The RNA shown here (small-subunit ribosomal RNA) has 1480 nucleotides and comes from an uncultured bacterium.

RNA sequence: GAGUUUGAUCCUGGCUCAGGAUGAACGCUAGCGGCAGGCUUAAUACAUGCAAGUCGAACGGUAAGGUCUCUUCGGAGAUACACGAGUGGCGCACGGGUGCGUAACGCGUAUGCAACCUACCUUUAACUGGGAAAUAGCCCCGAGAAAUCGGGAUUAAAGCCCCAUAGAAUCAAGAUAUCGCAUGGUAUUAUGAUUAAAACUGAGGUGGUAUAAGAUGGGCAUGCGUCUGAUUAGGUAGUUGGUGAGGUAACGGCUCACCAAGCCGACGAUCAGUAGGGGUUCUGAGAGGAUUACCCCCCACACUGGUACUGAGACACGGACCAGACUCCUACGGGAGGCAGCAGUGAGGAAUAUUGGUCAAUGGCCGGAAGGCUGAACCAGCCAUCCCGCGUGCAGGAUGACGGCCCUAUGGGUUGUAAACUGCUUUUGUACGGGAAUUUCCCGUAAAUAAUGGGAAGGAAUGACGGUACAAUAAGAGGAAGCCACGGCUAACUCCGUGCCAGCAGCCGCGGUAAUACGGAGGAUGCAAGCGUUAUCCGGAUUCAUUGGGUUUAAAGGGUGCGCAGGUGGGAAAAUAAGUCAGUGGUGAAAUACUGCCGCUUAACGGUAGAAUUGCCAUUGAUACUGUUUUUCUUGAGUAUGGUUGAGGUAGGUGGAAUGUGUUGUGUAGCGGUGAAAUGCAUAGAUAUGACACAGAACGCCGAUUGCGAAGGCAGCUUACUAAGCCAUUACUGACGCUGAGGCACGAAAGCGUGGGGAUCGAACAGGAUUAGAUACCCUGGUAGUCCACGCCGUAAACGAUGAUCACUCGCUGUUUGCGAUAUACAGCAAGCGGCUGAGCGAAAGUGAUAAGUAAUCCACCUGGGGACUACGGUCGCAAGACUAAAACUCAAAGGAAUUGACGGGGGCCCGCACAAGCGGAGGAACAUGUGGUUUAAUUCGAUGAUACGCGAGGAACCUUACCUGGGCUUAAAUGUAGGACGAAAUUUCGUGAAAGCGGAAUUUCCUUCGGGGCUAUUUACAAGGUGCUGCAUGGUUGUCGUCAGCUCGUGCCGUGAGGUGUCGGGUUAAGUCCCAUAACGAGCGCAACCCCUAUCGUUAGUUGCCAGCGGGUAAAGCCGGGGACUCUAACGAGACUGCCACCGUAAGGUGAGAGGAAGGUGGGGAUGACGUCAAAUCAGCACGGCCCUUAUGUCCAGGGCUACACACGUGUUACAAUGGCCAGUACAAAGGGCAGCUACCUGGUGACAGGAUGCUAAUCUCGAAAGCUGGUCUCAGUUCGGAUCGAAGUCUGCAACCCGACUUCGUGAAGCUGGAUUCGCUAGUAAUCGCGCAUCAGCCAUGGCGCGGUGAAUACGUUCCCGGGCCUUGUACACACCGCCCGUCAAACCAUGGAAGCUGGGGGGACCUGAAGUAUGUGACCGCAAGGAGCGUCCUAGGGUAAAACCAGUGACUGGGGUUAAGUCGUAACAAGGUAACC
Repeated sequence: GAGUUUGAUCCUGGCUCAGGAUGAACGCUAGCGGCAGGCUUAAUACAUGCAAGUCGAACGGUAAGGUCUCUUCGGAGAUACACGAGUGGCGCACGGGUGCGUAACGCGUAUGCAACCUACCUUUAACUGGGAAAUAGCCCCGAGAAAUCGGGAUUAAAGCCCCAUAGAAUCAAGAUAUCGCAUGGUAUUAUGAUUAAAACUGAGGUGGUAUAAGAUGGGCAUGCGUCUGAUUAGGUAGUUGGUGAGGUAACGGCUCACCAAGCCGACGAUCAGUAGGGGUUCUGAGAGGAUUACCCCCCACACUGGUACUGAGACACGGACCAGACUCCUACGGGAGGCAGCAGUGAGGAAUAUUGGUCAAUGGCCGGAAGGCUGAACCAGCCAUCCCGCGUGCAGGAUGACGGCCCUAUGGGUUGUAAACUGCUUUUGUACGGGAAUUUCCCGUAAAUAAUGGGAAGGAAUGACGGUACAAUAAGAGGAAGCCACGGCUAACUCCGUGCCAGCAGCCGCGGUAAUACGGAGGAUGCAAGCGUUAUCCGGAUUCAUUGGGUUUAAAGGGUGCGCAGGUGGGAAAAUAAGUCAGUGGUGAAAUACUGCCGCUUAACGGUAGAAUUGCCAUUGAUACUGUUUUUCUUGAGUAUGGUUGAGGUAGGUGGAAUGUGUUGUGUAGCGGUGAAAUGCAUAGAUAUGACACAGAACGCCGAUUGCGAAGGCAGCUUACUAAGCCAUUACUGACGCUGAGGCACGAAAGCGUGGGGAUCGAACAGGAUUAGAUACCCUGGUAGUCCACGCCGUAAACGAUGAUCACUCGCUGUUUGCGAUAUACAGCAAGCGGCUGAGCGAAAGUGAUAAGUAAUCCACCUGGGGACUACGGUCGCAAGACUAAAACUCAAAGGAAUUGACGGGGGCCCGCACAAGCGGAGGAACAUGUGGUUUAAUUCGAUGAUACGCGAGGAACCUUACCUGGGCUUAAAUGUAGGACGAAAUUUCGUGAAAGCGGAAUUUCCUUCGGGGCUAUUUACAAGGUGCUGCAUGGUUGUCGUCAGCUCGUGCCGUGAGGUGUCGGGUUAAGUCCCAUAACGAGCGCAACCCCUAUCGUUAGUUGCCAGCGGGUAAAGCCGGGGACUCUAACGAGACUGCCACCGUAAGGUGAGAGGAAGGUGGGGAUGACGUCAAAUCAGCACGGCCCUUAUGUCCAGGGCUACACACGUGUUACAAUGGCCAGUACAAAGGGCAGCUACCUGGUGACAGGAUGCUAAUCUCGAAAGCUGGUCUCAGUUCGGAUCGAAGUCUGCAACCCGACUUCGUGAAGCUGGAUUCGCUAGUAAUCGCGCAUCAGCCAUGGCGCGGUGAAUACGUUCCCGGGCCUUGUACACACCGCCCGUCAAACCAUGGAAGCUGGGGGGACCUGAAGUAUGUGACCGCAAGGAGCGUCCUAGGGUAAAACCAGUGACUGGGGUUAAGUCGUAACAAGGUAACC
């Protein structure tokens, strides 16, 4: 820096990623070289070989070998060749390994030793005389399996011992001088005592002894620094100190005796856990954080534990002794061993190499040297483990080849100049032959005082690496590229497969049929002999914040005060110099890192020089600030004096109202309670209303946004005691202050203990209700408690969610107290309590002199959510519980503020046949029709709350038809191309069959240039076909909210931003309609208007329509002449705009039986449907992507089904009747239809209809009203209502009415007497009622749909309520938006964890017993001439044992809660007033 909480935003906050690094490992891959590195685990066990020897110039000697001599050929002798074993010397304490232990003077750094040692080396300078006794070896004997041991004899030395000599050594007690912080040291000097030695020789020397110094290496002490845990708070008995002694190289409780009682610890002792430390290394801007492999320094260790010996040095890796564990050998009696040296083996593990070469170089040890030894070292081998370098070619080359992949597919794109092909080059590799250097030693020469030191020249010999590096020649692009990733972060995209499967994933998240996210492919990206993954560290993370964070609401201020330690602190002066600052000196090892230069062909790597090493110590100086000391000041703080305020506190006294109870009076039937009731009380007299009495608790009015108190908290009146604040005065003290970890005190309510008290209220409990339930809300009762005294508890949303103190910083306004005043006029001062607001601050909300502003000091607290205000442990408590306070595990969020919506059983305003007021229906009956369900071979499919259900369907007997059964076809139909065959096509006909189909028979062409062409059917191939799937891939169309009044934009302004403003407010409207106001001004889509029909009139026109007037004519009729007046037809106009008047109003507009007008405030109706919502409906109307079927999911045919039927629902029709039924007579429409049609008229039939016949392609002909009106009848009944059902007979359509048509006539005559809860439509030419027409259609199941006219009402007080909608506002934990979200128990699975009778293991400590080796010590009758030793004893100790306790782990029947888990159960606690406000 990015991703991730949200619909979006800002913030808080966690998680994750991009970077770098590694002693790494794993997967895939792999050409070369250089330089480094390589058991991080089991300090596990180790076979085998090697890793420390050397010296004959110390010694006695001679086992092997060489040489020489002799030889009996067995051997013997000699050797200044050499040397096994042995004595002796030096070395083995170095080098090499490992990191167990250790939290320590272990390490780092800086000091000190006046408290010390130091072999070999250097310097100094003296000496090196004499003697004695042994003992290995050798020889002999013996024991034993072996290891090894014993005995005897003899022997050497530079082994050991004695004597001598000795001072600048040591010791003793002195003297003088001098130095030091102290103990004390140093120098000079006198006296006395004690202690040495080793030889070899080539004669040059090499050794030895004593002394003093140096160098080197060590020892000890000290300051400072050095991990985590307080859920470890007290620890310590040689402990702390002293005196004395012992011991040590040396100081010291190091050890011992005695004395004292100290010492360490909140600045973290002790205990527990973890760990070698440092230079460095990695990371980081730095500060830091992490790290300690390789290399260097220090420490510790060497199978585990203990111990000493030797030695200059060890308590000793390849030495000794003892104990233990383990392994091996064994003749069972005994023995041997220690790879954390180099290789190597087993084991462990994700994982780490060769049983290599050489001492050539660099070093080490021994030696005089030659030389020997050296798994130190130098090299090589293995490993892409890291870093660095090189290569896998370069140039040209387009038909942009083939192939692959993709696409909109005659073609294009990409792979891609890539390839082929042409030319060039040769690093590396291959072949071939060639082939180093670096070094050491010796000899000689010159110079030099000298050296075995340094240098120059020459000669000779010498190389493990190595025939390596390197150079030359040859051929030849010839032998050499992979890995990861491609949704975002993050560079890189398409196809196929798969279908919440398989799988991916670092986070967010992908996958449920179109996956750039899985798997494969093509392509492009990144890095490259590597690439990815995993693990770990730092970074990003300012996410523990010193640099550099926070705490009103996000995590976070302690409930409040007092106060010890601590931290911090006013003005002036002086002194000092601790902090601070500056200079100088020492140190800060080397390597590393940085810079310059240089060497390997470059680089890595290496060499060299410089700078750095920010630190520590010492010293000199400075003195502003801080500290310390002294003096002083008054403003901080306190005291004093005088006032004043208040529900401040404690104790006592006292008052009235109310309530309850008791007694008594009046009085009578209810009271009480609720949403409604009931339980309860009451005729044994309640409630109500008087009187009297008693009891306990709380204090009305005043009273407030008031006052007081540190907080909790405090309220009738009054008395006593007591605390505090404030104001005024400015007299006194003189910084006495602030804060405050621990500590102490106070601390609401509830609760606990003891004793009182008990009126009211009232957990628990009981009863009554409510409810599906109701362990609740409501009601009636009611115990603890509520009250008092004393004692506990110690917590609250103990809140201003805001710690205390101090200073500074714009204004307005209210109020309390005091002062100045007589005064609450008014203004002022001080101290409080409030409101508004500016700057600033803040994520915003907000805050804003009572800061959350600007600064200072101190304290407390926070570091993702859950687990968890929990567990365990501890402290407190009588208990309840409080305080302190984790982890495993789990999630990618949890959260704050604000925004827009949506929602609310929130609020306000408004509208709608929404309710209300009415009229008529549905729900009951029968039937029609659709749906569900059931049934079925099939009952094809779709539509399913409103917004499906007389819907798609505006017409299922066949067809339709998509379904089922059965029979066929493989291309049926259309079109085209190509090919073959035929000549017609077609018609007629036969068989079979249910038909389709199959099989057969007969007849028959057009044009022609005679080549052929046209045409048709058949056949083949290719294109097809699919009402198969997906409406959740789509287009188009449609429904609904809703004909609701809304939805947006530009610019500006406001806000960090999402967003807001405009569009809000006041009015008004049917309307975001208009007006006013206004940080908004305008605009768009909607509203309205423009369009059509209708209502009035005018103009024009006058047939098929009309007929007033004129004429003709009929039985009658616009029938005829004629007419345009009227009606009408159909085109164009007019008309209506709150225009006028009155009133109200600023205006918009409203009101008015106003005027005028046919019509009046949108005149009525229609068309017209904003942004959007419902993944709404439709792949079966059509179109279309993808998928699927292809002798079938295509297609043809017959029959069946879609019409089934216990049932349920929707929509309708007909009714139940007298406002009616039936019969007879009679009147008036509109809008439509008609040639395969409508049909006048005539005839027949009771009728449906049939047979004739005429007009009409239509204002011409035709189809045609009913209710109504007039008259009659029926008289309240299952009827003269109602017509279902059934029977019989017919008509019509049609190929065909069985399943399954309509109609007619006759007969039959079911249910039904107005319909429960509930529910639907309608506000005027509307409802209701009456008929008519049309589409589809052969016919029709039409009672449906769409239209038409006739007759023609009632009611609307109003907006409380139901439903839907609009605007504003409010709350929200909702945003898939309340059909939302979400809590807890139970049931299931899994996970981690607490408790638990116990069981097992571990480390540590104390007690007691025992006690090896060994030091020290005592003794020492045995050995020894002696020194001394063996032996025996004592002290201490490793180890072992016993018993008890504490601690830490593991495990444990059972048990507790917790977490997680697409669709389990029960409820509905929370979020809205969440339906009882929520919460502590």

The prediction has a mean pLDDT of 82.